Source information:
A computed fold for a 1470-nucleotide RNA from an uncultured marine bacterium, annotated as small-subunit ribosomal RNA. RNAcentral holds the sequence, with entries from ENA.
[in-house]
RNA sequence: UCGUGGCUCAGAUCGAACGCUGGCGGCAGGCUUAACACAUGCAAGUCGAACGAAGUCUUCGGACUUAGUGGCAGACGGGUGAGUAACGCGUGGGAACUUACCUUUCGGUACGGAACAACAGUUGGAAACGACUGAUAAUACCGUAUGCGCCGUACGGGGGAAAGAUUUAUCGCCGAGAGAUGGGCCCGCGUUGCAUUAGGUAGUUGGUGGGGUAAUGGCCUACCAAGGCGAUGAUCCAUAGCUGGUCUGAGAGGAUGAUCAGCCACACUGGGACUGAGACACGGCCCAGACUCGUACGGGAGGCAGCAGUGGGGAAUAUUGGACAAUGGGGGCAAGCCCGAUCCAGCCAUGCCGCGUGAGUGAUGAAGGCCUUAGGGUUGUAAAGCUCUUUCAGCGAGGAGGAUAAUGACGUUACUCGCAGAAGAAGCCCCGGCUAACUUCGUCCCAGCAGCCGCGGUAAUACGAAGGGGGCUAGCGUUUUUCGGAAUCACUGGGCGUAAAGCGCACGUAGGCGGACUUUUAAGUCAGGGGUGAAAUCCCGGAGCUCAACUCCGGAACCGCCUUUGAUACUGGAAGUCUUGAGUCCGAGAGAGGUGAGUGGAACUCCGAGUGUAGAGGUGAAAUUUGUAGAUAUUGGGAGGAACACCAGUGGAGAAGGCGGCUCACUGGCUCGAUACUGACGGUGAGGUGACGAAAGUGUGGGGAGCAAACAGGAUUAGAUACCCUGGUAGUCCACGCCGUAAACGAUGCGAACUGCGAGUCGUUGGGUGGCACUUAGGCCUUCGGUAUCGAAGCUAACGCGUUAAGUUCGCCGCCUGGGGAGUACGGUCGCAAGACUGAAACUCAAAGGAAUUGACGGGGGCCCGCACAAGCGGUGGAGUAUGUGGUUUAAUUCAAUGCAACGCGCAGAACCUUACCUGGCCUUGACAUCCAGGGAACUUUCCAGAGAUGGAUUGGUGCCUUCGGGAACCCUGAGACAGGUGCUGCAUGGCUGUCGUCAGCUCGUGUCGUGAGAUGUUGGGUUAAGUCCCGCAACGAGCGCAACCUUUGUCCCUAGUUGCCAGCACUUCGGGUGGGAACUCUAGGGAGACUGCCGGUGACAAACCGGAGGAAGGUGGGGAUGACGUCAAGUCAUCAUGGCCCUUACGGCCAGGGCUACACACGUACUACAAUGGUGGGGACAGAGGGCAUGCCAGCCGCGAGGCGGAUGCCAUCCCAUAAACCCCAUCCUAGUCCGGAUCUGACUCUGCAACUCGACUCCGUGAAGUCCGAAUCGCUAGUAAUCGCACAUCAGCAUUGCUGCGGUGAAUACGAUCCCGGGCCUUGUACACACCGCCCGUCACACCAUGGGAGUUUGCUGCAUCAGAAGCAGGUAGCUUAACCGCAAGGAUGGCGCUUGCCACGGUGUGCCCGAUGACUGGGGUGAAGUCGUAGGUAGGUAACCAGUCGCUACAGAGUGACCACAGAGUU
Repeated sequence: UCGUGGCUCAGAUCGAACGCUGGCGGCAGGCUUAACACAUGCAAGUCGAACGAAGUCUUCGGACUUAGUGGCAGACGGGUGAGUAACGCGUGGGAACUUACCUUUCGGUACGGAACAACAGUUGGAAACGACUGAUAAUACCGUAUGCGCCGUACGGGGGAAAGAUUUAUCGCCGAGAGAUGGGCCCGCGUUGCAUUAGGUAGUUGGUGGGGUAAUGGCCUACCAAGGCGAUGAUCCAUAGCUGGUCUGAGAGGAUGAUCAGCCACACUGGGACUGAGACACGGCCCAGACUCGUACGGGAGGCAGCAGUGGGGAAUAUUGGACAAUGGGGGCAAGCCCGAUCCAGCCAUGCCGCGUGAGUGAUGAAGGCCUUAGGGUUGUAAAGCUCUUUCAGCGAGGAGGAUAAUGACGUUACUCGCAGAAGAAGCCCCGGCUAACUUCGUCCCAGCAGCCGCGGUAAUACGAAGGGGGCUAGCGUUUUUCGGAAUCACUGGGCGUAAAGCGCACGUAGGCGGACUUUUAAGUCAGGGGUGAAAUCCCGGAGCUCAACUCCGGAACCGCCUUUGAUACUGGAAGUCUUGAGUCCGAGAGAGGUGAGUGGAACUCCGAGUGUAGAGGUGAAAUUUGUAGAUAUUGGGAGGAACACCAGUGGAGAAGGCGGCUCACUGGCUCGAUACUGACGGUGAGGUGACGAAAGUGUGGGGAGCAAACAGGAUUAGAUACCCUGGUAGUCCACGCCGUAAACGAUGCGAACUGCGAGUCGUUGGGUGGCACUUAGGCCUUCGGUAUCGAAGCUAACGCGUUAAGUUCGCCGCCUGGGGAGUACGGUCGCAAGACUGAAACUCAAAGGAAUUGACGGGGGCCCGCACAAGCGGUGGAGUAUGUGGUUUAAUUCAAUGCAACGCGCAGAACCUUACCUGGCCUUGACAUCCAGGGAACUUUCCAGAGAUGGAUUGGUGCCUUCGGGAACCCUGAGACAGGUGCUGCAUGGCUGUCGUCAGCUCGUGUCGUGAGAUGUUGGGUUAAGUCCCGCAACGAGCGCAACCUUUGUCCCUAGUUGCCAGCACUUCGGGUGGGAACUCUAGGGAGACUGCCGGUGACAAACCGGAGGAAGGUGGGGAUGACGUCAAGUCAUCAUGGCCCUUACGGCCAGGGCUACACACGUACUACAAUGGUGGGGACAGAGGGCAUGCCAGCCGCGAGGCGGAUGCCAUCCCAUAAACCCCAUCCUAGUCCGGAUCUGACUCUGCAACUCGACUCCGUGAAGUCCGAAUCGCUAGUAAUCGCACAUCAGCAUUGCUGCGGUGAAUACGAUCCCGGGCCUUGUACACACCGCCCGUCACACCAUGGGAGUUUGCUGCAUCAGAAGCAGGUAGCUUAACCGCAAGGAUGGCGCUUGCCACGGUGUGCCCGAUGACUGGGGUGAAGUCGUAGGUAGGUAACCAGUCGCUACAGAGUGACCACAGAGUU
């Protein structure tokens, strides 16, 4: 970078909540939590035209009230969502039912009777509430009659109804039919998750008889049968009311089920029935339980998930309002009554919609704020001012519609008119990117922010504030939910070689898929019609509220289901046929295919014998080991086990694992050829199955030569539980069992078809055909099967694949969905065990991973360079001293520089000054700059105090210009703006510098290639000091670097000739001194010269290299200057400049003294040495380059000397500093701590300077330390170089004969070479690095926190089974008691009730299991956590190549695969 892949955001949404803020109105909405508990009031009554009775009023006509009986309604309306995974719901069907009130039709409404409330009396109880006796009415109850029709039947018959009221017309009543409406029941389809829930079911499935119900049915019962359900997911568990719809979405989908509407379920919890048309009944009953309230303790009462309201819970959800005016419901003939249904109002920005908070003008661009480069900019026409308007709110007046006649809670209604006045009405969030919007201040990894990335460590557009800006607006943000984006579960619409993902392999069941032709069918499919798909919602068109939200009307839609009529291509079903798929027969063929038996040689070890003697063996080097008791070596002989060299091959066969000496036996599969046969028999394959399945491992029994985990020893090492070595046991081998896994790989499932220039190219292996050719062998062409290489199209993120596909399609299976946790835990299955298979979650991170790119790196490779090594010469490290640094010390020892690239560095020179530090004394507009005011010329003499700064006093002096006002310079005083700072930040900066490195590199334009990062060019072959040049080349050109241009030096020429020179000539004091000369040297200007130009060779006919000639110089002649793109947040805020910060009677300024010079020590850089290539003494010679106009250099003289005097003269080729030294000659020393060496110290001087104590340099005399060539280590140098010798300058009062910068004198040695060390360049390769190897990174241990597994157990809940128990109730039975209506003359009967009993059954008890959860001493691993410990496993050949599986183990073995480099071979291309 591309791709994979997750995380996050922008949108919409909400019954919301929270924060800040809040003007009005309309429309909607408002306990999502505790189906928690409820005080209080209300929410279902009505009918006097069913009935008696009591009471009130009365105009005595009557009217009214209502406790009770009775009727109807309390099964509706209203609430809630606990339960329910179900015919519960949705949708579409069905038959065996019912339906009060309503409509309609037919018929009837006759005659009797007995009670019971109320009431009265007695009486119990605290109360609730009763008990007994007595009386009484009905549309209450009962009987009889009739009964079309009804029920029912054994077809004979049988059963079975009613109610009246009132006052003149209705309302009722009974039976029956039909309808409507509502309801019950049955069925198809649809309806959550989990398989770590796989088997479940005994009334279970069916039948028969019976019972029961309104009705079907195991609904119930007896008997019979043994069924019925389930991988198309039964059963269990968990979760959940369902739907119309709602939200989202392009859609398909996903999520959801508030408000409204339909259905269901529930009404304190559980059970039960009664009444009734309808209930197993929210405001009914009974029982049990929990809870609450009363109580006289005996016994009672209650059920807001109705409306309000209370407590509680909670982030959170409203009034104990008005009215029945409307709509609607109940009762009633009606009036009227009742209705927390409903209509309204109240509260709440909870949401949606609408309106307003003013409009126009207004530049001096006001003030203020903020910023500023100090000019200005911005807020900003914004304000003020001027001119207007009055919506909304306010005040006043009027005033609909909701009401068809009356009736209005709303209602101070909507609406209309008038009035006054800009008046009463703007906030919230954001401004780093995503994402619209930027500055200042504060803060300084703090405080804080954060949706993700991330921001904050002194210049924060990211925190906080302000100014400004952006967005939305009576709201705005945050949080939460859902969908979207997410093609991120992919039906629409994804993938699996390397990113997550192909089961190790095969056989095969179900399933899904399936060749050709014909006929048929019509299930799928397609077309038309019919029914349904409630309303509301959404959408479209209209309409009504001023608009909108909202509401109304109409349409469309509801993508579905059912039904019917057609069509028949395709798929399916049925029937028949076929041969091309598949298979069989026949003839050939190849092969490490498999199994068993036998057999062979080489090697190895051991045994025994011979020869023979001192070692052998092993390694990087060693040691352990072995050997004089004879090894190793060597020659015969013998024994044993295992493996099969060469052949041997990207060769062969096999499903895979895997298979290799030879022979025999048995046996599987495959290929080719040709005919015949069967006739789709096929492909795949969930589960399943397997004498399948490397190695290790395991069991039993053998075997055991070699090798070899473990183990032992020796080494290595800081350690070495390793790598290396010596031994060595399991094991490896065989037989029979088990295990069942591997990076079991082509990391590529199986099968089929198609695709290249009429057969892609080139090999190889097995077979065949035909032709050429042919004695044979062999060759050429072609075909089928297998196996390789390279490649077209195409595909791919790329790498790559490419007829053996990773191309184009089809069929089927398996698998994937971020990384870690984890292939772990739990559960289950398998196993002797090891373990295998299946396989999560919590938690945690914002990534993890793939391919390719550019770099960097490698104890990777190739090529090349460099005093990089090597070869040499001389040093450092040891000594003394000098100097710098660290450290220490100090009042201060100012600061900076710190690997190379700090350390004789800043400092080209600290006694004071410098000076920045310390101590003390002083100053405060200041030592210095500008401005203002006042004064004064400036300046100067002298004295006093003081360490001085400073303070005080004092003398002289009145200058210059002038327009006569004054002005300029300077000084003093005063006030404030300001000065000042060597204070901080070099990690805010400029500039300058160091370094890689004077290394040869670094780039660009256009083009081309690549999806892209990028590549190409710049690589390659040569060559060079060089990306220097040549050739080649999809590149062609260009730029910065290289080189050259500049300077110096080396040769010559020209010009010029003083202060320089002197060949020839002359003079001479013998000195170029003079005349003269201009030749030479030299000076300093200008030229020439060197270019691989010439010759030869090599090379490619090139570039170039080698050699040569000529030349002063030869291949950049030698130096210098010159330093590409960049790197190191390299160095410097103390050269300078500068942003920001800090100080301002001090962090500024002045002064004195001190310090920077300290001193146990450590390091760097130097000097001097240790001596004879030397020291000392004497004599002698030869440079270059510099410096010196004035406080200088100085001749000369004096002094042993430092030095002194110094008015000679000169001072830029003149004079001076200034004798150069090493060197040469002579002499001496004679190997010693010395005649070496000079430190240190005493004394005496000299000089500079105000001053030499801290703390200068030098001289003389004396003193005479260490040191006898220097450990590990390390530095410089390739020629006029190293080494050695002296000279000069800068700085400077003085101070360097040791530093620095220059100058010359003398003047070497060595370089075979490219193995190694270091640094660098180019190409290539690997990479998990990119802050780039001083990188990344692994595991244990220690600490903190978090979630989780195991765990003796403890415990909550759900549930199964067994069993006990059995309230109320219903059903059955009934010996007891009792019984108005009917029968009977009576006795009595019939019937009913109570009681008792049986069955069923709730609560409850007991026992024993399953499951989910909570908790648990201890314990296991896991995750997370700036700087902990130990090592260094991995990534580069990561320093032993790494990894996978298995087993042992504190470790290794074996198999398999990737891969770099080198060599060789083969192939391709040019």
Its mean pLDDT, the model's own confidence on a scale to 100, is 81.